[in-house]
Context: one part of a larger RNA
RNA sequence: UGAACGCUGGCGGCGUGCUUAAUACAUGCAAGUCGAGCGAUCGAGCCGGGGAGCUUGCUCCCCGGUGACGGAGCGGCGAACGGGUGAGUAACACGUGAGCAACCUGCCCUGCAGACGGGGAUAACGUUGGGAAACCAGCGCUAAUACCCGAUGAUCCCGCCGGGGGGCAUCCCCCGACGGGCAAAUGUUCCGGCGCUGCAGGAGGGGCUCACGGCCUAUCAGCUUGUUGGUGGGGUAACGGCCUACCAAGGCUUCGACGGGUAGCUGGCGUGAGAGCGCGACCAGCCACACCGGGACUGGGGUACGGCCCGGACUCCUACGGGAGGCGGCAGUAGGGAAUAUUGGACAAUGGGCGAAAGCCUGAUCCAGCGACGCCGCGUGAGGGAUGAAGGCCUUCGGGUUGUAAACCUCUGUUGUCAGGAAAGAAGCCGGGUGCAGAACCCGGUGACGGUACCUGACGAGGAAGCCCCGGCUAACUACGUGCCAGCAGCCGCGGUGAGACGUAGGGGGCGAGCGUUGUCC
Numbered sequence: 001u002g003a004a005c006g007c008u009g010g011c012g013g014c015g016u017g018c019u020u021a022a023u024a025c026a027u028g029c030a031a032g033u034c035g036a037g038c039g040a041u042c043g044a045g046c047c048g049g050g051g052a053g054c055u056u057g058c059u060c061c062c063c064g065g066u067g068a069c070g071g072a073g074c075g076g077c078g079a080a081c082g083g084g085u086g087a088g089u090a091a092c093a094c095g096u097g098a099g100c101a102a103c104c105u106g107c108c109c110u111g112c113a114g115a116c117g118g119g120g121a122u123a124a125c126g127u128u129g130g131g132a133a134a135c136c137a138g139c140g141c142u143a144a145u146a147c148c149c150g151a152u153g154a155u156c157c158c159g160c161c162g163g164g165g166g167g168c169a170u171c172c173c174c175c176g177a178c179g180g181g182c183a184a185a186u187g188u189u190c191c192g193g194c195g196c197u198g199c200a201g202g203a204g205g206g207g208c209u210c211a212c213g214g215c216c217u218a219u220c221a222g223c224u225u226g227u228u229g230g231u232g233g234g235g236u237a238a239c240g241g242c243c244u245a246c247c248a249a250g251g252c253u254u255c256g257a258c259g260g261g262u263a264g265c266u267g268g269c270g271u272g273a274g275a276g277c278g279c280g281a282c283c284a285g286c287c288a289c290a291c292c293g294g295g296a297c298u299g300g301g302g303u304a305c306g307g308c309c310c311g312g313a314c315u316c317c318u319a320c321g322g323g324a325g326g327c328g329g330c331a332g333u334a335g336g337g338a339a340u341a342u343u344g345g346a347c348a349a350u351g352g353g354c355g356a357a358a359g360c361c362u363g364a365u366c367c368a369g370c371g372a373c374g375c376c377g378c379g380u381g382a383g384g385g386a387u388g389a390a391g392g393c394c395u396u397c398g399g400g401u402u403g404u405a406a407a408c409c410u411c412u413g414u415u416g417u418c419a420g421g422a423a424a425g426a427a428g429c430c431g432g433g434u435g436c437a438g439a440a441c442c443c444g445g446u447g448a449c450g451g452u453a454c455c456u457g458a459c460g461a462g463g464a465a466g467c468c469c470c471g472g473c474u475a476a477c478u479a480c481g482u483g484c485c486a487g488c489a490g491c492c493g494c495g496g497u498g499a500g501a502c503g504u505a506g507g508g509g510g511c512g513a514g515c516g517u518u519g520u521c522c
Stems, first nucleotide, its partner, number of pairs: 001519001003518005010378006016371002018336001023334003027331003032077003037074002042070002045066010084289003094213007103206003108202007116150004125140006156181004161176006187194002215261003222252003227249008264286004268279004291312005314325004342368001344367003350364001351362004381411004391402004415463001416459006425449001428446007466511005471492003477506005487494002
């Protein structure tokens, strides 16, 4: 140290957990929401009326209304965020610093101005038909904050003219005149609002350009034809060979071009006195990718992980005509591997999407589960106790040692077990009341974790110690067994009959819920 392996293992807190096959994936969930934009009534419910059956208060049918509870559709916003991975990439990808007089920006904030008149469709639905299915086609009807036309219109856009100012080359800004062009939903409401259109500014976000910086290789020395520059045109939000036609012949390179290998980059992390060296797990910023390759559509924003189209590989369904799919989201499975977790709970908090709101959604997130994987903390008892008991081991047989260690006595109660009480995290949000009030005040409700943390009581030393080493380096020694055997070993080296080096025992040393070993880095 994201570790693994061996032996061992009591508790808690905080972290952390596929480094390998960017291998393939069963199943569930991970992006919806708005009825205060719209129509249908398609269902369920409720209210009223009528009718039928009867068991006289139930069932069924029809009509009208109400109602956004359920399903689908049109429409709006979101789905470009959040989450994952590191394949590719040696590049303006990243980092630091600058520039854009060459740019865009939905939602949000500020200011100014406005919203007039009209029209035609289409889904749903009905009907006919095709298909095994996925789905599809024809005909007919209907609505809108969907779509279209006209009006008005500027400080907006285009063209042209005049004047003034500025700069950094192309140029930029201001004022004025003329001509041309472009808006909207007055929709909805609980009447407070919420929305719509144009312009100007802001905030936040993004795009582009440049200087410098950060790997190995010369057993890669020359590379390049959209190549380098220009002109006209196209394209883009925008500069630009970005693209195209033509013209010129340039451009880069030993200060390492081009080629090959390796690699996401950074803040940082590890180590070190520092200089440096190594690394880029977790967390944060940026980039790239989403079965492999290519392409565009929609949109303010994508060339779009859970969108579309085409080609390919693979898997599945099929009535063989044709279809469906993409876990590098969260869990989980197989495989690979020395090796890496639950198909858990909740939206209570934080944050996000939609909504006027209630609220709905949220595998983001918050929590819980598993693993001594890491760090930190705690415990496995404390005081007394010599006849230095027994046993073990050694012995020169006197004794020594294990050793205050045990027994025994007196305690304690961390932890444990049981019982009782019991949170903070709720700022807020919601409902009700008073109130002119969506001000203020009052009342009530709202916690996944969790009956958890924590507090108190009871019980009771009771349930909780191992691992490695002892020849020198290096802290710790004897006995027996073995006999160059069996074995040890990081280096030097031990073992061939008295081995402090092998094996066992006693004793000792070190660390301790860990201890050793291996890999890797300093």
Molecule: small-subunit ribosomal RNA, 5' domain
Organism: uncultured bacterium